[in-house]
Annotation
The prediction has a mean pLDDT of 75. c-di-GMP-I-GGC riboswitch aptamer from Paenibacillus monticola, 101 nucleotides, folded computationally.
RNA sequence: UGUGACAAAGGCAAACUUGUCGAAAGACAAGGACGCAAAGCCAUAGGGCCUUCUUCGUUUCCAAAUUGCGGAAGACGAAGGUGGCAGCCGUGCUGCCGGAA
Numbered sequence: 001u002g003u004g005a006c007a008a009a010g011g012c013a014a015a016c017u018u019g020u021c022g023a024a025a026g027a028c029a030a031g032g033a034c035g036c037a038a039a040g041c042c043a044u045a046g047g048g049c050c051u052u053c054u055u056c057g058u059u060u061c062c063a064a065a066u067u068g069c070g071g072a073a074g075a076c077g078a079a080g081g082u083g084g085c086a087g088c089c090g091u092g093c094u095g096c097c098g099g100a101a
Stems, first nucleotide, its partner, number of pairs: 001101001003098002011036002016031006034087001040093002046089002048085003052081008060072003
């Protein structure tokens, strides 16, 4: 430099459970292992996803009474904001061990 061996040493820890924090997404700790060669770090350089708030649109209902005004709730979509995910992808930074070259 490059690579991850049907090898060795060591490492991390999904779902789930319990506890704490949070409005939520989620985070942390312990247990637990589905997986991981960067599953180490970075969320104000990119895309994506999740949460929540506001506005707008569509829809439903109530009320009203003839299609105009008003109210409520949910779902979906769009725009903007909030918080989160690095174990979604890509980028950036750092790094252990080893066969082979």

The sequence is in RNAcentral, with records from Rfam.